[in-house]
């Protein structure tokens, strides 16, 4: 230079053949328990605005198909392998 893979909330990690993006566990908050801590249990947890109510964003960037796209197409980036 060529060929493949891979990229999804703080981290891991799922999402069926396009049909509510964000299961599941880690972690984190608050309570419960305990002298206290750890375990264990309940409840909440993508971000952002907002006192709430509710509204916006969000699947590596960017375009494109399509009523609809983490998903199909292109193009670029990073990252891994495998050729040369």
């Nucleotide at each position: 230079g060529c060929c493949g893979a891979a990229g999804u909330g703080g981290c891991g990690g799922a999402a069926c053949u396009g049909g509510u993006a964000g299961a599941c566990g880690c972690g984190c908050a608050c309570g419960g328990u305990u002298c206290a801590g750890g375990a264990c249990c309940g409840u909440g947890u993508u971000c952002c605005c907002g006192u709430a109510a509710g509204g916006g964003a969000u699947u590596g960037u960017g375009g494109g198909u399509u009523c609809g796209a983490c998903u199909c197409c292109c193009a670029c980036c990073u990252u891994c392998g495998g050729c040369a």
Molecule: transfer RNA
Organism: Candidatus Levybacteria bacterium RIFCSPLOWO2_01_FULL_38_21